[in-house]
RNA sequence: GACCGUCGACCGCCGAGUCCGCGUUCGCGCGGAGCCGGGGACCCACCACCUUUCUGGGGUGAAUCGGCAUCAGUGCCGUAGGGCGACUUCCACGCCCGAACCCGUCAGCUAACCCGGUAGGCGGCAUGGAAGCAAGG
Repeated sequence: GACCGUCGACCGCCGAGUCCGCGUUCGCGCGGAGCCGGGGACCCACCACCUUUCUGGGGUGAAUCGGCAUCAGUGCCGUAGGGCGACUUCCACGCCCGAACCCGUCAGCUAACCCGGUAGGCGGCAUGGAAGCAAGG
């Protein structure tokens, strides 16, 4: 000096998933705030007839819907939609995702009210123009 591995700090990304307090067998537990999700009136919608919940229905999420192949599993190509490019927005350009899970025959919206979650996974030189803002001189 290079390579491999481990631990810690800092900065950043997806996501609601952060902060504070008490406790802790140091794994986490409890409470609060913030953020997120669900249930839940009048009115409206739906229905009461021609309807349709067996072709069950519904929820979180950007993650839907097609085509081709496959016995299936799954693979490929698109796509509604979504994310990133290090102050914000717009435009351009580039790179990605386009999953997974849950409820359990049941739920439209929905004030009061009720219930729940607060994970997990990654990256570390990182395009350009315009406007704005901020900081510094």

Predicted 3D model of a 137-nucleotide RNA (c-di-AMP riboswitch aptamer (ydaO/yuaA leader)) from Microtetraspora glauca. The source organism's lineage runs through Bacteria, Actinomycetota, Actinomycetes, Streptosporangiaceae and Microtetraspora. Its Rfam family is "c-di-AMP riboswitch aptamer (ydaO/yuaA leader)". Rfam's curators write: This family represents a conserved RNA structure found upstream of the ydaO and yuaA genes in Bacillus subtilis and related genes in other bacteria. It was read from a public genome assembly, where an Rfam model found it.